[in-house]
A computed fold for a 347-nucleotide part of an RNA from an uncultured bacterium, annotated as small-subunit ribosomal RNA, central domain.
Context: one part of a larger RNA
RNA sequence: UUGGGUGUAAAGGGUGUGUAGGUGGCCGAUUAUGUCGAAUGUGAAAUCCCUUGGCUUAACCAAGGAACUGCAUUCGAAACUGAUCGGCUUGAGCGUCAGAGAGGAAAAUGGAAUUCACGGUGUAACAGUGAAAUGUGUAGAUAUCGUGAGGAACACCAGUGGCGAAGGCGAUUUUCUGGCUGACUGCUGACACUGAAACACGAGAGCUAGGGGAGCAAACAGGAUUAGAUACCCUGGUAGUCCUAGCCGUAAACUAUGUACACUAGGUGUCGGGCCCUCUGGGUUCGGUGCCGCCGUUAACACAUUAAGUGUACCACCUGGGGAGUACGGUCGCAAGACUGAAACUC
Numbered sequence: 001u002u003g004g005g006u007g008u009a010a011a012g013g014g015u016g017u018g019u020a021g022g023u024g025g026c027c028g029a030u031u032a033u034g035u036c037g038a039a040u041g042u043g044a045a046a047u048c049c050c051u052u053g054g055c056u057u058a059a060c061c062a063a064g065g066a067a068c069u070g071c072a073u074u075c076g077a078a079a080c081u082g083a084u085c086g087g088c089u090u091g092a093g094c095g096u097c098a099g100a101g102a103g104g105a106a107a108a109u110g111g112a113a114u115u116c117a118c119g120g121u122g123u124a125a126c127a128g129u130g131a132a133a134u135g136u137g138u139a140g141a142u143a144u145c146g147u148g149a150g151g152a153a154c155a156c157c158a159g160u161g162g163c164g165a166a167g168g169c170g171a172u173u174u175u176c177u178g179g180c181u182g183a184c185u186g187c188u189g190a191c192a193c194u195g196a197a198a199c200a201c202g203a204g205a206g207c208u209a210g211g212g213g214a215g216c217a218a219a220c221a222g223g224a225u226u227a228g229a230u231a232c233c234c235u236g237g238u239a240g241u242c243c244u245a246g247c248c249g250u251a252a253a254c255u256a257u258g259u260a261c262a263c264u265a266g267g268u269g270u271c272g273g274g275c276c277c278u279c280u281g282g283g284u285u286c287g288g289u290g291c292c293g294c295c296g297u298u299a300a301c302a303c304a305u306u307a308a309g310u311g312u313a314c315c316a317c318c319u320g321g322g323g324a325g326u327a328c329g330g331u332c333g334c335a336a337g338a339c340u341g342a343a344a345c346u347c
Stems, first nucleotide, its partner, number of pairs: 003319004007301002012315001014201004021194003025088007034080001035077008049065006091191001092188003095184005103177007110154001115149007125136002162169002206247006215241002220236004258314006266292012296303002320347003329340004
């Protein structure tokens, strides 16, 4: 635990689905939960406050009044909230017809390149660097031609282009499959928003088992550099990178900007639709994606209809630095570790 905040000062959960909960469009009727009014009862005394009085005064004491902002009962009000009933269509969803896309999964196929193997030609170098050396090569390398093997990645197209909730997704074809956009306003009739918990997904690295292994490459070895060089550079090179099944659950998981809705000048690109026109184009409208720029906001930088503006709803998070994302405990994990998460002390 109020308040004030969360792009960069501490602070938006990695992302979604969604339970409880919170919140919720327009119209009418009823009700009376909240709400509002009145009356009655009660709200001990003392205390506090006000007016007096008593001790020479004060503190103190006494009397009277007010107050005790509360609770209960009864009677009323019906705008708002809630409840019940009925209706509506603009929110939401569905339908029909079109459309774009590296969205996802599986299978098949393709060409360029690297490496290796075999064969041909051919001879002394090649490779590498700032310069070298380690290394490769007369047991014929490098170069070049042909054939083959194998793995991984898909040049150009390619674009502040597209798709996806995020992570992410890029050769081609086929099959299966999710979402989105536009047009028409045909159907349902508030079915909505958010979302603790829970569940699902979640780059890379890492782990388990079985495959695979071309290139690259932690570790490691050697050569250099250097005063040293457990590095940067070079020659090699194993895990790994790839596939299948499972685990892990973290990232500067970033737009460092939670989600949804409404409103608030414009200009200029681009992507996907619709409509119109005088059609290499222009105008307009809907949905994305960029840049510039008023009002406004901001400590400034900047943001600026894709808001960090103006409002509403809900969630998450912050509250001086260090100690510390540590210790302890708990949950999860094969482990690595993850999540939750202090204090003493100190400035």
Rfam family: Bacterial small subunit ribosomal RNA.